[in-house]
The prediction has a mean pLDDT of 81. This is a predicted structure of a 347-nucleotide part of an RNA (large-subunit ribosomal RNA, domain IV) from a bacterium. The full RNA is in RNAcentral, with records from ENA. Its Rfam family is "Bacterial large subunit ribosomal RNA".

Context: one part of a larger RNA
RNA sequence: AGCUCCUAAAGGAACUCGGCAAAAAAGUAGGCGUAAGUUCGCGAUAUGCCUUGCCCCGACCCGCAAGGGUUUGGGGUUGCAACAAAAGAUUCCAAGCGACUGUUUAUCAAAGACACAGGUCCCUGCUAACUCGCAAGAGGAUGUAUAGGGGCUGAGAUCUGACCAGUGCCCGUGUGUUAACAGCGUCGGUCGCUGCGCGACGCAAGUUGCGUGGCGGCUACAUGCUCGAAGCCACAGGUGAACGUCCGCGGUAACUCUGACCGUGUUAAAGUAGCGUAACCCCUUGCCGUGUAAGUUACGGCCCGCAUGAAAGAUUUAACGACUUGGAAACUGUCUCUAGGAGCCGC
Numbered sequence: 001a002g003c004u005c006c007u008a009a010a011g012g013a014a015c016u017c018g019g020c021a022a023a024a025a026a027g028u029a030g031g032c033g034u035a036a037g038u039u040c041g042c043g044a045u046a047u048g049c050c051u052u053g054c055c056c057c058g059a060c061c062c063g064c065a066a067g068g069g070u071u072u073g074g075g076g077u078u079g080c081a082a083c084a085a086a087a088g089a090u091u092c093c094a095a096g097c098g099a100c101u102g103u104u105u106a107u108c109a110a111a112g113a114c115a116c117a118g119g120u121c122c123c124u125g126c127u128a129a130c131u132c133g134c135a136a137g138a139g140g141a142u143g144u145a146u147a148g149g150g151g152c153u154g155a156g157a158u159c160u161g162a163c164c165a166g167u168g169c170c171c172g173u174g175u176g177u178u179a180a181c182a183g184c185g186u187c188g189g190u191c192g193c194u195g196c197g198c199g200a201c202g203c204a205a206g207u208u209g210c211g212u213g214g215c216g217g218c219u220a221c222a223u224g225c226u227c228g229a230a231g232c233c234a235c236a237g238g239u240g241a242a243c244g245u246c247c248g249c250g251g252u253a254a255c256u257c258u259g260a261c262c263g264u265g266u267u268a269a270a271g272u273a274g275c276g277u278a279a280c281c282c283c284u285u286g287c288c289g290u291g292u293a294a295g296u297u298a299c300g301g302c303c304c305g306c307a308u309g310a311a312a313g314a315u316u317u318a319a320c321g322a323c324u325u326g327g328a329a330a331c332u333g334u335c336u337c338u339a340g341g342a343g344c345c346g347c
Stems, first nucleotide, its partner, number of pairs: 002344007010336002014334001019331001029051004037042001039155001053077007060069003078082001090329007097321002102114002118153007130139003156316004161246003166243002168239003172235003176232002182226005188219014247265005274308001275305001286302005
C1' cells in the first nucleotide's frame, strides 16, 4: 500500500449520473388507532401512539378444593436497557410504463420486452381446416363450430371517427384468353385392293421392274379447326379490429391581435372523440405557475402536434412492480476532510 471489518467532533447528501455503498428505524407480541383513493375485495401490519421483567395487594372467570387463566385494577422494585441474547420490514408524497401472479437473453440486459384472462376478425361440417411425411401414415382428436387452427389487440371502465381510389380478400357476370380429353380434317408413313404408260422374260397365260393415278385400313414426339374448367383478364358489387390513407391557398369583427365567417383549388376521404413540448416537439432550458436561496430534471396548466390519435388501439384506472423519474422524513465517513484501530496479506 491492498483486502475484510470497527470507530469518529461539528455538519448531515454539501458526494454522485443517481443516497451507489453504508448507516439508521420498526421488530408479524398485547392494546389503541389508521388518510387519500377504490373495481368495495382492498389500500392496511397504512402512517402513528402506548405497554412489556420481577415482587406485593386486590377484582373477574373455571373448579368442591388444591389449583388454573393468552382476563384485569393499584402499588413497589433492579438495571443503561425488561420482545434486555440471536434472527427477524425503512417510510411517505407525486409521475411514467405495464392491469395483475407469471416468463425471458444458461455465461454482461429481468425490463416498458414475452405471456396472460378478456376483445375482435378470418378459416374449418369431419376422410375438417392446419401441420409433419416421397408415401404409407401420424398429430389435430379417441375432439366435432360453447370445437379446432390462424392473425391482431391485451384485465376493468369510457370509447373505437372518415375513406373501398390503389393493393389484398369475398361474391357475381362474360361471342375476352386458356390445358388435357373428345370430335373432324390435312400432310407423311405403312399395308391391302385397283387403273394407265413403258421396259425385261415368256409361244401364251402370266411374272417382274420403273413411272404415274384412284380407293380403303392402321398410325405419329407432324399439323389445322371445333369443343373445352379453374385461373388470368375485363366489368359490376361488397369488405378496414384487411395492407393502408386521412390537404392547400386567399380574405374577413368598431385599438391591436385572433378569425366563429366567406371565397377558391385538389382528393377515395380531407384526422372526429380524446390526449398533447409527451417513451412522440427539431426549434427547446417553448411560455406561465408549483416546489428550491438558487431547478436543462419533476409536477400542474397552455399548445397550429418539425412528425399525436383511435384494437401496429385512444383516453383513464384501484391493486401490483428487485421497473423508470422527481421530491420528502429518518439516517449516516457518500461528502466538507480526513483520522485512528483490528485481523489478513505483500513489499